[in-house]
RNA sequence: UGAGUCGGCUGGGUGGCCGCGGCCCGGUUCGACCGGGUCGAGGAAGGUCGGGGCUCCACAGGACAGGGUGCUGGCUAACGGCCAGUCGGGGUGACCCGCAGGAAAGUGCCACAGAGAACAGACCGCCGAUGGCAGGUUCGCCUGCACAGGCAAGGGUGAAACGGUGCGGUAAGAGCGCACCAGCGUCCGGGGUGACCCGGGCGGCUCGGCAAACCCCACCCGGAGCAAGGUCAAACGUGGGACGGCUGUCCGGCCGAUGUCCCCAGGUAGACCGCAUAGAUGGAUGGUCACCGAUCCGAAGCCCGCGAGGGCCCGGUGAACAGAACCCCGCCUACAGGCCGACUCACCUC
Numbered sequence: 001u002g003a004g005u006c007g008g009c010u011g012g013g014u015g016g017c018c019g020c021g022g023c024c025c026g027g028u029u030c031g032a033c034c035g036g037g038u039c040g041a042g043g044a045a046g047g048u049c050g051g052g053g054c055u056c057c058a059c060a061g062g063a064c065a066g067g068g069u070g071c072u073g074g075c076u077a078a079c080g081g082c083c084a085g086u087c088g089g090g091g092u093g094a095c096c097c098g099c100a101g102g103a104a105a106g107u108g109c110c111a112c113a114g115a116g117a118a119c120a121g122a123c124c125g126c127c128g129a130u131g132g133c134a135g136g137u138u139c140g141c142c143u144g145c146a147c148a149g150g151c152a153a154g155g156g157u158g159a160a161a162c163g164g165u166g167c168g169g170u171a172a173g174a175g176c177g178c179a180c181c182a183g184c185g186u187c188c189g190g191g192g193u194g195a196c197c198c199g200g201g202c203g204g205c206u207c208g209g210c211a212a213a214c215c216c217c218a219c220c221c222g223g224a225g226c227a228a229g230g231u232c233a234a235a236c237g238u239g240g241g242a243c244g245g246c247u248g249u250c251c252g253g254c255c256g257a258u259g260u261c262c263c264c265a266g267g268u269a270g271a272c273c274g275c276a277u278a279g280a281u282g283g284a285u286g287g288u289c290a291c292c293g294a295u296c297c298g299a300a301g302c303c304c305g306c307g308a309g310g311g312c313c314c315g316g317u318g319a320a321c322a323g324a325a326c327c328c329c330g331c332c333u334a335c336a337g338g339c340c341g342a343c344u345c346a347c348c349u350c
Base pairs, nucleotide, nucleotide: 001346002345003344004343005342006341007340008339009338010337012292013291014290015289016288017287018286020040021039022038023037024036025035026034027033042321046332047331049330050329051328052327053326054225055224056223057222066221067220068219069218070217071085072084073083074082075081086100087098088097089096090095101216102215106214107213108210109209110208123155124154125151126150127149130148131147132145133144134143135142136141163181164180165179166178167177168176182206183205184203185202186201187200188199189198190197191196229273230272231271232270238265239264240263241262243256244255245254246253247252296316297315298314301312302311303310304309
């Protein structure tokens, strides 16, 4: 200098004028008016995805069903969140990504192609030791065929074909045997809280994938939501009382009357609380002018540079995503531009 990785911050400013909403003070013709003061959006206020507070309803306890989460340790009120790590994958690297329990509990599925897709299989191929057939024969056997049969090395199919390389072995072959490598299981030693890691011995054990299929294991889980819910409570209507009679009386019950007035009850309209140092009834939090201004565009001049180009000056442009509604912690998504820090790779110079 160029290309990148990670983390954080910011995301128009000042002033004038005109407005909007809450609260307080004063005035007032008591009005829904006037004046003054003060406060008034975001990093995501958004999506409403996870969790909690709060409120009401339900609830003895246990089990089943259903749903969620799923490597380990910690943090947290809690979470599917965060931090640190492990393992796997990607990148030269800084670093990034992971819906990361169990497939040697059971069931199920694995398209197409292919002979065969899970205690597999034989299309091409290899063999012909053994049996068979034919020919030869010194009668020991030899040669041929590929019929029975043997094999799974090589070819071919596939996302995946039942470890890899080599030597031995064989009729041909094969963990059939051996050496090394890889995996798995098991035992031992060491490190770590743990996931797990390192080292060694033994066993030919070689066992495919899918659990975002059922399932198994561990842990967690009542429902609805501020239109929750609470307080006060009008008019009309409803019910009860007040009136009369009966039941000996009170209470209570029954029957009758019920035109007006009065009292009580529940609940509706409505108001307030819930409700916040913005805050509602869904509605406020702005507009305009001047100056500045990140950025971008343009042409002449000046300066620097060998050059590509850079800087200064001048004119123009003039700011992304987006607007709280009970509150909080997270996650996710949107976002023009600018700034800061740490680190990586390549090249150059000293």
About this RNA
Predicted 3D model of a 350-nucleotide RNA (Bacterial RNase P class A) from an Acidimicrobiales bacterium. Its mean pLDDT, the model's own confidence on a scale to 100, is 78.